[in-house]
Context: one part of a larger RNA
RNA sequence: CUGGGCGUAAAGGGUGUGUAGGCGGUUAUAUUAGUCUCUUGUUAAAGCCCCGGGCUUAACUCGGGAAUCCGCAAGAGAAACGGUAUAACUAGAGGAUGUGAGAGGUUUGCAGAACUCAUAGUGUAGGGGUGAAAUCCGUUGAUAUUAUGGGGAAUACCAAAUGCGAAGGCAGCAAACUAGCACAUUCCCUGACGCUGAAACACGAAAGCGUGGGUAGCGAAUGGGAUUAGAUACCCCAGUAGUCCACGCCCUAAACGAUCUUCUCUAGGUUUUCGGAGCAUCGACCCUCUGAGAGCUGAAGCUAACGCGUUAAGAGAAGCGCCUGGGUAGUACGGCCGCAAGGCUAAAACUC
Repeated sequence: CUGGGCGUAAAGGGUGUGUAGGCGGUUAUAUUAGUCUCUUGUUAAAGCCCCGGGCUUAACUCGGGAAUCCGCAAGAGAAACGGUAUAACUAGAGGAUGUGAGAGGUUUGCAGAACUCAUAGUGUAGGGGUGAAAUCCGUUGAUAUUAUGGGGAAUACCAAAUGCGAAGGCAGCAAACUAGCACAUUCCCUGACGCUGAAACACGAAAGCGUGGGUAGCGAAUGGGAUUAGAUACCCCAGUAGUCCACGCCCUAAACGAUCUUCUCUAGGUUUUCGGAGCAUCGACCCUCUGAGAGCUGAAGCUAACGCGUUAAGAGAAGCGCCUGGGUAGUACGGCCGCAAGGCUAAAACUC
């Protein structure tokens, strides 16, 4: 290499859209460069294998046969599968119509609680903090309490094993704009329009970067107080960047279900979300059936075990990505990208 694998041992790309490519529903007809059958040619000799002979035997060698490669080329035929062409179909896919749920997205406005600041009133000696303290704040009146005003950030309860989104992620209320999804329908329309997807493009938490704003609380760095043998920490008092907004970058995460996407098949039980139908009813539930999600538990089966089990890690199909002992190393070099930080791609010597 063939192969065997990828939940936890090495291994699923962070996620999607999608080009080439690969794969592709049912029927009929035609065709034949894939495919299948037959024939011919070619595939050197020696060697290997079998039979026999010659050197005293063997090795060695001579004669005959078989085998290997079963490939390439030419010719004749077949038409099931595949391809191509034409015509058609509706079970895949999509559309239409009617409903429905939702923290899906963007923008704007508004609200209440808390916090903090300022001003004013009441009031007086403490407050704060800790294991205990101290730094710190306070007689220029703090803490507490009342009133008024300002500010920024986040939205208790509802709240859930809930919901939505491709993933990242999304939670006060309202409006505007907007994307996707589910169910039902006379089976109303299109008629294979499908699946996957190297490249490419788009999105992508937090931190970080650039410019301009903003800054209540929190808070890397930093300063101080403690602790300690020391304490560049854990605890306390402060506190800059940051956290927030707009625009532009960065492109990485235990980006996790550590489980790629799509389709088909294979026991049940139970809970829950959103639809539909039936029975019943004043109505809502309940009950029966059914579709799409989200959980638990389990038959068969699988697994090294743990466990998975119609949301598969079961039985199959199509396509992509990835792995191949540990370290060196996700590093060096080169290339591409980036303002930088760095990212992507990605070795070897040597060593065990």
This is a predicted structure of a 352-nucleotide part of an RNA (small-subunit ribosomal RNA, central domain) from an uncultured bacterium. Rfam family: Bacterial small subunit ribosomal RNA. Its family is annotated with structural constituent of ribosome and ribosome in the Gene Ontology.